[in-house]
Context: one part of a larger RNA
RNA sequence: AACGAACGCUGGCGGCAGGCUUAACACAUGCAAGUCGAACGAGCUGGGGCCUUCGGGUCCCGAUGCUAGUGGCGCACGGGUGAGUAACGCGUGGGAACGUACCCUUUAGUACGGAAUAACCAAGGGAAACUUUGGCUAAUACCGUAUACGCCCUUCGGGGGAAAGAUUUAUCGCUAAAGGAUCGGCCCGCGUCUGAUUAGGUAGUUGGUGAGGUAAUGGCUCACCAAGCCUACGAUCAGUAGCUGGUCUGAGAGGAUGAUCAGCCACACUGGGACUGAGACACGGCCCAGACUCCUACGGGAGGCAGCAGUGGGGAAUAUUGGACAAUGGGGGCAACCCUGAUCCAGCCAUGCCGCGUGAGUGAAGAAGGCCUUCGGGUUGUAAAGCUCUUUCGACGGGGACGAUGAUGACGGUACCCGUAUAAGAAGCCCCGGCUAACUUCGUGCCAGCAGCCGCGGUAAUACGAAGGGGGCUAGCGUUGUUC
Numbered sequence: 001a002a003c004g005a006a007c008g009c010u011g012g013c014g015g016c017a018g019g020c021u022u023a024a025c026a027c028a029u030g031c032a033a034g035u036c037g038a039a040c041g042a043g044c045u046g047g048g049g050c051c052u053u054c055g056g057g058u059c060c061c062g063a064u065g066c067u068a069g070u071g072g073c074g075c076a077c078g079g080g081u082g083a084g085u086a087a088c089g090c091g092u093g094g095g096a097a098c099g100u101a102c103c104c105u106u107u108a109g110u111a112c113g114g115a116a117u118a119a120c121c122a123a124g125g126g127a128a129a130c131u132u133u134g135g136c137u138a139a140u141a142c143c144g145u146a147u148a149c150g151c152c153c154u155u156c157g158g159g160g161g162a163a164a165g166a167u168u169u170a171u172c173g174c175u176a177a178a179g180g181a182u183c184g185g186c187c188c189g190c191g192u193c194u195g196a197u198u199a200g201g202u203a204g205u206u207g208g209u210g211a212g213g214u215a216a217u218g219g220c221u222c223a224c225c226a227a228g229c230c231u232a233c234g235a236u237c238a239g240u241a242g243c244u245g246g247u248c249u250g251a252g253a254g255g256a257u258g259a260u261c262a263g264c265c266a267c268a269c270u271g272g273g274a275c276u277g278a279g280a281c282a283c284g285g286c287c288c289a290g291a292c293u294c295c296u297a298c299g300g301g302a303g304g305c306a307g308c309a310g311u312g313g314g315g316a317a318u319a320u321u322g323g324a325c326a327a328u329g330g331g332g333g334c335a336a337c338c339c340u341g342a343u344c345c346a347g348c349c350a351u352g353c354c355g356c357g358u359g360a361g362u363g364a365a366g367a368a369g370g371c372c373u374u375c376g377g378g379u380u381g382u383a384a385a386g387c388u389c390u391u392u393c394g395a396c397g398g399g400g401a402c403g404a405u406g407a408u409g410a411c412g413g414u415a416c417c418c419g420u421a422u423a424a425g426a427a428g429c430c431c432c433g434g435c436u437a438a439c440u441u442c443g444u445g446c447c448a449g450c451a452g453c454c455g456c457g458g459u460a461a462u463a464c465g466a467a468g469g470g471g472g473c474u475a476g477c478g479u480u481g482u483u484c
Stems, first nucleotide, its partner, number of pairs: 001483003005480005012356006018349002020314001025312003029309003034073003039070002042067003046061006080267003089192007098184002103180008111145004120135006151160003165172003193239003200230003205227008242264004246257004269290005292303004320346001322345003328342001329340004359389004369380004393425001395420005403411001428473005433454003439468005449456002
């Protein structure tokens, strides 16, 4: 000098930031990912007609709206955490053998058919979670045929492969191919902590041929062949650790560090696995195993806060079970709009930084009181009182935004402005032996105590305790811890 700090004493206001560093410990409750009826059938609501026992029944219509289901897109983003990882993980600079939904550009097309299935109905099973059988039905769900500029395979003869419609009639879509953009996968050079009281390590190991696999290169995997490969320029092993831009310190070199913000990586109760998909081996998806918790009719089931709040626990220690989608952005939708604990705000905390205030002027050879005293006085001290002023902040009353290009404001009756009253509501903490700015008296008597180091205290203690006085900083001050 610094801090994501804590503790003690104290505490007026505002702005801007920050706020589980410990148990990646366990979690009650609520919310955090939905949306589309302009893909689809159906049901409910609604309107009309007829009948009516006035409860309703039945038929028709349908952009009035709502919905469980099929289907599409999203859920791989955003948000959290740092357990693991000493690694192409990260940083930096390169590379070739790749993918890319939505978006943009261009070219060509969008023809004809089919079989199902949920919903629904009926009959069951189960305590529940849920589930079985039979029957009916639609689609932008599924399948076939046709066509193919370009596309894929090819032994160059040939072979293979697509589509979906909707509606408000103007669009939104769909298929194939090429290019772009964006994002991502892979490979390599260099850099990246400590230990030799860790010296040898390695059999898919190192390389080759062939095959498989992948979007793609590759021992990535496999068969065969060869015996290689790494290593004192530190392999292997062990310990520790997310990395970086940065941050702190320092004149710099360097040292320490990696909270907040930003980029990358890894993880999602623990371990393993794949499915779907353009993209995951998927935080709020699935399956298996395990530990734990909960429900149970004992047959069987349910769950995963390292999302936002919140609870218990641990700890020296770290906040509200708040408001709003108004803005910025994200998902869906033609749109209206819906969702969004991302975000924007508010609440709590002197945790930090910055700013302001707690009054200003005048006022005695100097009140009272306190303290000291050589008893003369000195000091507190212009300090107070008194007099003259001012009204920041706060309080009360009134007005009242920007943020929102037309509408829409959570914040918020907030910021800000005007007015009213009154010095009125607002100062503490540490220190005073030397280092180190600041001294006397009393009490105590190696006791009680102090202390960062040197050291004080055993009867005159400027070092302990108190008082008076003084010094320093100030809404803080000191102590402790850590780094330079």
Annotation:
The part of an RNA shown here (small-subunit ribosomal RNA, 5' domain) has 484 nucleotides and comes from an uncultured bacterium. RNAcentral holds the full RNA, with entries from ENA, Greengenes and SILVA. Its Rfam family is "Bacterial small subunit ribosomal RNA". Rfam links the family to the GO terms structural constituent of ribosome and ribosome. Model confidence (mean pLDDT): 86 of 100.